[in-house]
Molecule: RNase P RNA; transfer RNA
Organism: Bacillota bacterium
RNA sequence: CAAGCAGUCUGAGUGAUCGCGGGCGGGCAUUGCCCGCCUGAGGAAAGUCCGAGCUCCACAGGGCAGGGUGCUGGGUAACGCCCAGUGAAGGCGACUUCAAGGAAAGUGCCACAGAAAUCAAACCGCCAUGCGCAGUGCAUCUAGCGCAAGGUAAGGGUGAAACGGUGCGGUAAGAGCGCACCAGCGUCCGGGCGACCGGGCGGCUAGGUAAACCCCACCCGGAGCAAGGCCAAAUAGGAGGGACAUGAAGCUGCCCGCUUCUCCCUCGGGUUGGGCCGCUUGAGGCUCGUGGCAACAUGAGUCCCAGAUAGAUGAUCACUCUCGACAGAACUCGGCUUACAGGGCUGCUUGUUGC
RNA sequence: CGGGAUGUGGCGCAGCUUGGUCAGCGCGCGUGCCUUGGGAGCACGAGGCCGGGGGUUCAAAUCCCCCCAUCCCGACCA
Numbered sequence: 001c002a003a004g005c006a007g008u009c010u011g012a013g014u015g016a017u018c019g020c021g022g023g024c025g026g027g028c029a030u031u032g033c034c035c036g037c038c039u040g041a042g043g044a045a046a047g048u049c050c051g052a053g054c055u056c057c058a059c060a061g062g063g064c065a066g067g068g069u070g071c072u073g074g075g076u077a078a079c080g081c082c083c084a085g086u087g088a089a090g091g092c093g094a095c096u097u098c099a100a101g102g103a104a105a106g107u108g109c110c111a112c113a114g115a116a117a118u119c120a121a122a123c124c125g126c127c128a129u130g131c132g133c134a135g136u137g138c139a140u141c142u143a144g145c146g147c148a149a150g151g152u153a154a155g156g157g158u159g160a161a162a163c164g165g166u167g168c169g170g171u172a173a174g175a176g177c178g179c180a181c182c183a184g185c186g187u188c189c190g191g192g193c194g195a196c197c198g199g200g201c202g203g204c205u206a207g208g209u210a211a212a213c214c215c216c217a218c219c220c221g222g223a224g225c226a227a228g229g230c231c232a233a234a235u236a237g238g239a240g241g242g243a244c245a246u247g248a249a250g251c252u253g254c255c256c257g258c259u260u261c262u263c264c265c266u267c268g269g270g271u272u273g274g275g276c277c278g279c280u281u282g283a284g285g286c287u288c289g290u291g292g293c294a295a296c297a298u299g300a301g302u303c304c305c306a307g308a309u310a311g312a313u314g315a316u317c318a319c320u321c322u323c324g325a326c327a328g329a330a331c332u333c334g335g336c337u338u339a340c341a342g343g344g345c346u347g348c349u350u351g352u353u354g355c
Numbered sequence: 356c357g358g359g360a361u362g363u364g365g366c367g368c369a370g371c372u373u374g375g376u377c378a379g380c381g382c383g384c385g386u387g388c389c390u391u392g393g394g395a396g397c398a399c400g401a402g403g404c405c406g407g408g409g410g411u412u413c414a415a416a417u418c419c420c421c422c423c424a425u426c427c428c429g430a431c432c433a
Stems, first nucleotide, its partner, number of pairs: 001351010012320007020040009042326001046337002049335005054224004061256004066220005071085005086100001087098004101215002106213002108209003123156002125152003129148005134142002164182006183205001185202007228277004238267006247261005269432003284303008321324001356429007365382004375413001384400005406422005
């Protein structure tokens, strides 16, 4: 310098004027207005896919059913998240990806093709046997042909997949039938907390599918801020239907158990669809130290950083630049996923050239 | 803001639970026959990669994950 890998930060800037939400202070004045100061969107505020806090239902109950997760060890309030490792796959490499327990617990399925798809199997081929034919006559013989009943999983063919792979021996032909190496299985020894790794020995072989049922281990009660609490106003506290303690509703389904009670459903009525709390200080941010490979934990110091309810965060002008992407809080956090013009920084890999 | 459902020819739908030669039904469309002509009727045919992308599997409309679009429900009082 080129190509690339991983991580992280940023997301136009400055000034003036006007305007809007929230807080505090003051004034007029009595519920509205004026003045001043401070403050006012994001890395995803998004999708609502997971996990929690908070609130009510029994301070959250029992059993069955159901759902979720799934290599190992750690982190965390918790998680399907994160970190570190193991194995497999890909890449020359930095590195990346993986729902990655169990298929010798059982059940199901494996279409089409193929002889046979799991108690495996003989279509072609190969091989020996018997019989017949042929071999110019004979034949107990045969590198020939046909038939019969067998052996054989080496070779061909079918298929996504054919009961280990390669080689040597062996055999009538073959075959883990024997042997060597490799894969896999079991067992022993050593290392590691563990997933697993290395080595020895053994009998020779066990198909795939669990994002099919299932088995094993662990986890899971329901609803959601329109949760829920308080205050106020108004109406026909109406009509129809149903059930009344062997009832109804709530606790997702069923059984138990618990709570409340006159309740439930449909229609109609009212509220100028009202006000306050919940509502923003929190598993909070930043800096430094300590422990740890890391995720993270912990100590000290320091900071307060939107809270609307038809919903504020904007408009105009001037200047500068590389002419500006995706996008807008609505109870709050931790993650994941998805969208994103560009720009900056750090570490590393491979290649070329120069010193 | 919260909760739920759906997406398959032009339109309305089935198939998804049990993955396979399973992509089908009705209406509509095209061509031909019939008719003097039209409609109706009869026969034949075209038109889909199952909203998009990825994964599991030999194999996916169907099972799993992530996006996109559309639709539905939910105020309080009494």